[in-house]
c-di-AMP riboswitch aptamer (ydaO/yuaA leader) from Streptacidiphilus sp. 4-A2, 153 nucleotides, folded computationally. It was read from a public genome assembly, where an Rfam model found it.
RNA sequence: GGCACCCAAGCACCGAACCACGGCAGGGGCGGGGGAACCAGGUAAGUCGCCGCGAUUCCAGCAUCGCGGCUAGGGGUGAAGCCGUGCACGCACGGCCGGGCAACUCCAGCCCGAAUCCGACAGCUCACCUCGCAGGCGUGGGAGAGGAACCCU
Numbered sequence: 001g002g003c004a005c006c007c008a009a010g011c012a013c014c015g016a017a018c019c020a021c022g023g024c025a026g027g028g029g030c031g032g033g034g035g036a037a038c039c040a041g042g043u044a045a046g047u048c049g050c051c052g053c054g055a056u057u058c059c060a061g062c063a064u065c066g067c068g069g070c071u072a073g074g075g076g077u078g079a080a081g082c083c084g085u086g087c088a089c090g091c092a093c094g095g096c097c098g099g100g101c102a103a104c105u106c107c108a109g110c111c112c113g114a115a116u117c118c119g120a121c122a123g124c125u126c127a128c129c130u131c132g133c134a135g136g137c138g139u140g141g142g143a144g145a146g147g148a149a150c151c152c153u
Stems, first nucleotide, its partner, number of pairs: 011138001013136002018028002029133006039123001049070008073121001074118004081096006097113005104146003107142001
């Protein structure tokens, strides 16, 4: 002199995940799900996946009902999707598209495109019902263009 790590406070970023309170609960605020008519959808009546158990039946099968379980079908949160090619089917590459980077737009540059929940089931949706406010992280220091907001005079 540099690097790594740790602690406290402050300032930042992704996100709905914040404010106030000594703290909790409740509250304010922010965000999500369910849920009429109308509309959308469907076209005639009913439903439709797999496994196990029980009941109905003299038994079995079938069928029906109930209970429990599962995740392919379907759906939710989220930016986290679609298509093409290759392929050892796990992934890789490419295109389109979506999202982030100290208020906003464009340009430039750098990144991300995960995960998880419900459990055969849900369109929109007034009233109404209900749930969450976590977690992860280090940033600004573009000689760019442009347009705003607020405050003061």